[in-house]
Context: one part of a larger RNA
């Protein structure tokens, strides 16, 4: 100087407390361990692995296994020499192997050049093989915590200290006051984006107040530019004003005004460093290893196994509910190899025909919880839907291993879950649906967004956990 303490002081955080909802019990989905296997490819492992890499494993992907093949190789460039190519036959699961036939495309008068397909030769190959403890880059975490440093000066023999400590204050090393310090940098904050209010401009594909026309009905039409909205510019919030407290910084207020009040609400943004943290399988790369194989091609299988254990979820156990009918109200997105209105067929998944739309125009699209009416009456049930059977539909060369969906039948466990444990402070939790990426299809209950309905509680900081600053002790570095 640090680190540590079941030392002290001050302070903070859904850290506790106060509340609400879960997990842990059941069934299933998914990931992991283990076991099994020819293979169940590899990585990730307290917090910081385990619906993680994977934003989509039937083939492909694919890296694994079994079997069949290739050897300058699957790709590209250079040289030599030959031939058009395509097509055909045999063998084979395919890849590949073998054979016969045709024989010169394009430009050019030609020489020749070029294209394509084999062959030969020499170089450069290839490797998801090893090492993340040789590395770059990227990432997690402490932590969006308030810290981490430097120059000059001063103090100390020196390591170092001072500044950065102290008194206040703040979300903040934020600011004020004081001070052998005076300044500065990286962080904080602000500058950026979305959102809440208003104004101006813009009026089509969006809007419809007033006027007119028209319909069973609809901005449907003329028209309008008010309103909503679109998307550009601007205004607005600064403790600015008032009162009180305070030297100041600042704090308090059921204060005023205001759409918004003291950081208005979100996001992006992650200092010096820590964990030899993670990644050589995104990529790049040193070294090592391999070169008729640890490379490459193909078929089939596997990654989907199953006594079991754990994590994360979904669905439930019901009446604040289930079933059936009727009636409303969103936002974000996506669409031409596509979205498909509408009509018809089918109980349905879906099929057939097909308008419109390269989209504020047309379509996906029905929002669902909600409201309202009827029914069920506390039961393993009209709860719950696992499992299984049969019959179909769709995608795709192909659904056996191993897809999704529909209908009928079947109707398991489960009556609120031990010890323990997690999330959340407001448009939050809880609950309800919608969309998208990936994608032929889909194992999505996942992820990422979007809106609808919409709470309870916080006395407080003694305690648990983590962190910040000062101080003290130390057989630690």
């Nucleotide at each position: 100087u640090g680190a540590c303490g079941g030392g002290g002081g001050u302070c903070c955080g859904c850290a506790c407390a106060a509340g609400c909802g879960g997990u842990g019990g059941a069934g299933c989905a998914u990931g992991u361990g283990g076991u099994u296997u020819a293979a169940u490819u590899c990585g990730a492992u307290g917090a910081u692995a385990c619906g993680c890499g994977a934003g989509g494993a039937a083939c492909c992907u694919u890296a694994c296994c079994u079997g069949g093949g290739c050897u300058a190789g699957a790709a590209u460039g250079u040289g030599a020499g030959a031939g058009a190519u395509c097509g055909u036959u045999c063998u084979g699961a395919a890849a590949g192997g073998a054979a016969a036939u045709u024989u010169u495309g394009u430009a050019g008068c030609a020489a020749u050049a070029u294209a394509c397909u084999g062959u030969c030769a020499a170089c450069a190959a290839g490797g998801u093989g090893c090492u993340g403890c040789a590395u770059g880059g990227c990432u997690g975490u402490c932590g969006u915590c308030a810290g981490c440093u430097c120059g000059u000066g001063c103090c100390g023999u020196g390591a170092g200290g001072u500044g950065u400590u102290g008194g206040g204050u703040u979300a903040a090393g934020u600011c004020c006051c004081g001070c052998a310090a005076c300044g500065a940098g990286c962080g904080c904050a602000a500058c950026c984006c979305c959102u809440a209010u208003c104004u101006u401009u813009u009026g089509u594909u969006g809007c419809c107040a007033a006027c007119a026309g028209g319909u069973u009905a609809u901005g449907c039409u003329g028209g309008g530019a008010a309103c909503u909205c679109u998307a550009a510019a601007g205004a607005a919030a600064c403790u600015g004003c008032c009162a009180c407290c305070g030297c100041a910084a600042g704090g308090u207020g059921u204060g005023a005004g205001g759409a918004a009040g003291g950081a208005g609400g979100g996001g992006a943004u992650g200092a010096u460093g820590u964990c030899a943290a993670g990644u050589c399988a995104u990529c790049a790369u040193g070294g090592c290893c391999u070169u008729u194989a640890u490379g490459c091609c193909c078929a089939g299988g596997g990654c989907u196994a199953c006594a079991c254990a754990c994590g994360u979820g979904c669905u439930a156990c019901a009446a604040u509910g289930g079933a059936c009918g009727c009636u409303a109200c969103a936002a974000u997105g996506g669409g031409u190899u596509g979205c498909a209105a509408c009509a018809c067929a089918g109980u349905g998944a879906u099929g057939u025909g097909a308008a419109g739309c390269u989209a504020a125009u047309c379509c996906c699209a029905a929002a669902a919880a909600a409201g309202u009416g009827u029914u069920c009456u506390c039961a393993g049930u009209u709860c719950g839907g696992a499992u299984u059977g049969u019959a179909g539909g769709c995608u795709g060369c192909a659904a056996c291993u191993c897809g999704c969906c529909u209908a009928c039948a079947u109707g398991a466990a489960g009556c609120u879950g031990g010890a323990a444990u997690c999330g959340c402070u407001a448009g939050u939790a809880a609950u309800c649906g919608u969309a998208u990426a990936u994608c032929a299809g889909c194992a999505a209950u996942g992820a990422u967004a979007c809106g609808g309905u919409g709470a309870a509680u916080a006395c407080g900081u003694u305690c648990c956990c983590g962190g910040a600053c000062c101080u003290u002790g130390u057989a630690c570095a």